This is a predicted structure of a 353-nucleotide part of an RNA (small-subunit ribosomal RNA, central domain) from an uncultured archaeon.
Rfam family: Archaeal small subunit ribosomal RNA. The family is grouped with related families in Rfam's "SSU clan". The literature on the family includes a 2001 paper in Science by Yusupov et al., "Crystal structure of the ribosome at 5.5 A resolution".
[in-house]
Context: one part of a larger RNA
RNA sequence: UUGGGCCUAAAGCGUCCGUAGCCGGUCUGGUAAGUCUUUGGGUAAAUCCUUCGGCUUAACCGAAGGAAUUCCGAAGAUACUGCCAGACUUGGAGUUGAGAGAGGUCAGAGGUACCUCCGGGGUAGGGGUGAAAUCCUAUAAUCCUGGAGGGACCACCAGUGGCGAAGGCGUCUGACUAGAGCAAGCUCGACGGUGAGGGACGAAAGCCAGGGGCGCGAACGGGAUUAGAUACCCCGGUAGUCCUGGCCGUAAACGCUGCGCGCUAGGUGUUGCAUGCUCUACGAGGGCGUGCAGUGCCGAAGAGAAGUUGAUAAGCGUGCCGCCUGGGAAGUAUUACCGCAAGGUAGAAACUU
Numbered sequence: 001u002u003g004g005g006c007c008u009a010a011a012g013c014g015u016c017c018g019u020a021g022c023c024g025g026u027c028u029g030g031u032a033a034g035u036c037u038u039u040g041g042g043u044a045a046a047u048c049c050u051u052c053g054g055c056u057u058a059a060c061c062g063a064a065g066g067a068a069u070u071c072c073g074a075a076g077a078u079a080c081u082g083c084c085a086g087a088c089u090u091g092g093a094g095u096u097g098a099g100a101g102a103g104g105u106c107a108g109a110g111g112u113a114c115c116u117c118c119g120g121g122g123u124a125g126g127g128g129u130g131a132a133a134u135c136c137u138a139u140a141a142u143c144c145u146g147g148a149g150g151g152a153c154c155a156c157c158a159g160u161g162g163c164g165a166a167g168g169c170g171u172c173u174g175a176c177u178a179g180a181g182c183a184a185g186c187u188c189g190a191c192g193g194u195g196a197g198g199g200a201c202g203a204a205a206g207c208c209a210g211g212g213g214c215g216c217g218a219a220c221g222g223g224a225u226u227a228g229a230u231a232c233c234c235c236g237g238u239a240g241u242c243c244u245g246g247c248c249g250u251a252a253a254c255g256c257u258g259c260g261c262g263c264u265a266g267g268u269g270u271u272g273c274a275u276g277c278u279c280u281a282c283g284a285g286g287g288c289g290u291g292c293a294g295u296g297c298c299g300a301a302g303a304g305a306a307g308u309u310g311a312u313a314a315g316c317g318u319g320c321c322g323c324c325u326g327g328g329a330a331g332u333a334u335u336a337c338c339g340c341a342a343g344g345u346a347g348a349a350a351c352u353u
Stems, first nucleotide, its partner, number of pairs: 003325004007307002012321001014201004021194003025088007033081002035077007048066007091191001092188003095184003103177007110154002114150008125136002162169002206247006215241002220236004258320006266298014302309002326353003335346004
């Protein structure tokens, strides 16, 4: 509960696509369903309003008139909404052109470091810490050097830089593939917005099957520290981390801020495209501006409880969706659906305060 809200107090679904629904640009004509006016009927009584009357008054009661609510019929109005027809180009989509990008998938190639093995050199320590010890080492370690193999990762460039709906994406090359911006103003002509259900994607961890396993490393073993030390530190180390196929569907999935459109001072960086002026060792080069799109910082008005926010709004409007309604019990119980499981999604109450 006809209210007020959702950055931080409770509250924006993790993200997108999209069904129904809701909402929808400019102009003309028609229609008259919604809407409005008039009128007829109906709308039991009581109740409510006005006037008059009856109990000494009032409450109360009676009479007349009216209102409210919703329905049916008739006549009319046509601004707005709807429907039908026609037209338009600003929204949207497509086309063409030159560019930008760690966007995605697959394949191939490379780089340093690390580990292991083999050969050579070489000798007594190495490693580790606050200090140590466990540990490695005379079957030759650590160290230097030549070679081979292995798996993971991708320094510098690197930037409040870029791309992506979000999760996320970073060596190079190729193939396939998606989206966005800019310019042109050529084509279609409202084809649009949102989106209950529904679908797809969705970090890490976890699960199943098969591979792989260098380093790191939950669990675990040991050494220290300590009153203790189920830790922090050290020596090891299994799952895992990696690949392929499938499942899970959650995160402080955060900008703690849903999506679309319009309007409302500026200043200053930066990225992409276009463009004007200028310099030029002429090169997709440098400098100064302008437009559009993105991404940061500062800030007027305004907003806000304040912090802050402020054209990337949390300002002013508008359309649609989701969500909140004191704390705890509790994201628990139950039930349903999903899952191999772990668990997930929907989600109370008693009681307490």